[in-house]
Context: one part of a larger RNA
RNA sequence: GGACAAACGCUGGCGGCGUGUAUUAGGCAUGCAAGUCGUACGCACACUUCGGUGUGAGUGGCGAACGGGUGAGUAACACGUGGGUAACCUGCCCCGUAGUGGGGAACAACCCGCCGAAAGGUGGGCUAAUUCCGCAUAACACCACCGGUGCGAAUCCGGAUGGUAAAAGCUUCCGAGCGCUACGGGAGGGGCUCGCGGUCGAUUAGCUAGUUGGUGGGGUAACGGCUCACCAAGGCGACGAUCGAUAGCUGGUCUGAGAGGACGAUCAGCCACACGGGGACUGAGACACGGCCCCGACUCCUACGGGAGGCAGCAGCUAAGAAUCUUGCGCAAUGGGCGAAAGCCUGACGCAGCAACGCCGCGUGGGGGAGGAAGGCCUUCGGGUCGUAAACCCCUUUUGCGAGGGAAGAAGUUCUGACGGUACCUCGCGAAUAAGCCACGGCUAACUACGUGCCAGCAGCCGCGGUAAUACGUAGGUGGCAAACGUUGUCC
Numbered sequence: 001g002g003a004c005a006a007a008c009g010c011u012g013g014c015g016g017c018g019u020g021u022a023u024u025a026g027g028c029a030u031g032c033a034a035g036u037c038g039u040a041c042g043c044a045c046a047c048u049u050c051g052g053u054g055u056g057a058g059u060g061g062c063g064a065a066c067g068g069g070u071g072a073g074u075a076a077c078a079c080g081u082g083g084g085u086a087a088c089c090u091g092c093c094c095c096g097u098a099g100u101g102g103g104g105a106a107c108a109a110c111c112c113g114c115c116g117a118a119a120g121g122u123g124g125g126c127u128a129a130u131u132c133c134g135c136a137u138a139a140c141a142c143c144a145c146c147g148g149u150g151c152g153a154a155u156c157c158g159g160a161u162g163g164u165a166a167a168a169g170c171u172u173c174c175g176a177g178c179g180c181u182a183c184g185g186g187a188g189g190g191g192c193u194c195g196c197g198g199u200c201g202a203u204u205a206g207c208u209a210g211u212u213g214g215u216g217g218g219g220u221a222a223c224g225g226c227u228c229a230c231c232a233a234g235g236c237g238a239c240g241a242u243c244g245a246u247a248g249c250u251g252g253u254c255u256g257a258g259a260g261g262a263c264g265a266u267c268a269g270c271c272a273c274a275c276g277g278g279g280a281c282u283g284a285g286a287c288a289c290g291g292c293c294c295c296g297a298c299u300c301c302u303a304c305g306g307g308a309g310g311c312a313g314c315a316g317c318u319a320a321g322a323a324u325c326u327u328g329c330g331c332a333a334u335g336g337g338c339g340a341a342a343g344c345c346u347g348a349c350g351c352a353g354c355a356a357c358g359c360c361g362c363g364u365g366g367g368g369g370a371g372g373a374a375g376g377c378c379u380u381c382g383g384g385u386c387g388u389a390a391a392c393c394c395c396u397u398u399u400g401c402g403a404g405g406g407a408a409g410a411a412g413u414u415c416u417g418a419c420g421g422u423a424c425c426u427c428g429c430g431a432a433u434a435a436g437c438c439a440c441g442g443c444u445a446a447c448u449a450c451g452u453g454c455c456a457g458c459a460g461c462c463g464c465g466g467u468a469a470u471a472c473g474u475a476g477g478u479g480g481c482a483a484a485c486g487u488u489g490u491c492c
Base pairs, nucleotide, nucleotide: 001492002491003490004489006488007487008486009485013362014361015360016359017358018357019355020354021320026318027317028316030315031314032313035062036061037060040059041058043056044055045054046053047052069273070272071271079197080196081195082194083193084192085191088190089189090188093186094185095184096183097182098181099180100179101135103133104132105131110125111124112123113122114121115120141164142163143162144161145159146158147157148156169178170177171176199245200244201243206236207235208234211233212232213231214230215229216228217227218226248270249269250268251267252263253262254261255260275296276295277294278293279292298309299308300307301306326352328351329350330349334348335346336345337344338343365395366394367393368392375386376385377384378383400429401428402427403426404425405424409419436481437480438479439478440477441462442461443460447476448475449474450473451472457464458463
């Protein structure tokens, strides 16, 4: 000098765009943050023009694994980069091939009864379906067998025979549309794996029993000591194992001529976590923030028997702290879920609010005006200086205030705008509403007077102050920057 997610002191007019709990991954009142589908299904109720429509809980489907938060843990294939998968999966979407025949059953809702303070539970009976279960049919799918490609085949490719496994309907203007089942391919997404890369400590030197390898069984979508039985005794390490400390990683950000150094807020990608710990269930996908079970701590309710809860979602409260915001508006746009659609939901998002927290822009007026007013300060008492500064004259109106008009953003012919009567435009008014902060001994740009008297105080370093202090305090003057200016902290 530059930079900052800053804080503090003093001051403070406006706008645009950003940013805003870095500390206790402490605790949380309240509201909202994930639903949707009646064109899958039965029931109840309401209305009815008797065609039907609507509402409710329930069955069923899809979603809830996305989106949003946080950085605790993690030194690791977590991340980055480049490969591998002859070891894999993939709902919705796209392309292609074939099919969608015929039966049966249960459980909610509902009704009857019982238990409980509640949360809720339980017995009996009825019922529908795109729920569940047999049967039929079926290949180039799967299993068994044979051949081939290849360094290597149980695994890839090809082949005959035998065996195995499917399905669901709804709407209709009768053209069809949306689905469902099996198989092949694609796209996008993911799992696993390998090379290389990026912290500190040797005042950590030895570490290791599922440990290292094998055989076999199990398990997984899949390889694997992943798991188990048995067998062998291996495996890692000064090219730093192990242990300890610290840390989410990256694109990037700051600085620097660069090399480098430091950092990893906002935005984007990946990872990890969701009160602490453990576990599985469902599912294409989770070991699942607003799902379930268990243990624990904590809070709340209770009829004392037993129950309920999880803001590191958006707001908000409390605590801690030098310190960090509204319990706002809207689904109009973009995007997401569901739906045939209308549409519903969406604290994602779009906006508004608060904060000079940052960057950028604008303004606080312009021209004229000396006899150099008054006043302040200094003075050698002559004067000098603040100073064209003011007054005064002329002008302008950015901004402000008032009035009138008034968007784009809408994609989609019509309709649809939270922001917002906002931006912007026109007219009117009136210099009107708007300047401070720090410094002035040297470094370093800017000096005098008074007060004080090693006191009170200053100070980044050198150092000032003990009676003429340009260094303390005040005043005048001056310098610098300016809606800021200084200080502190951190990095280069």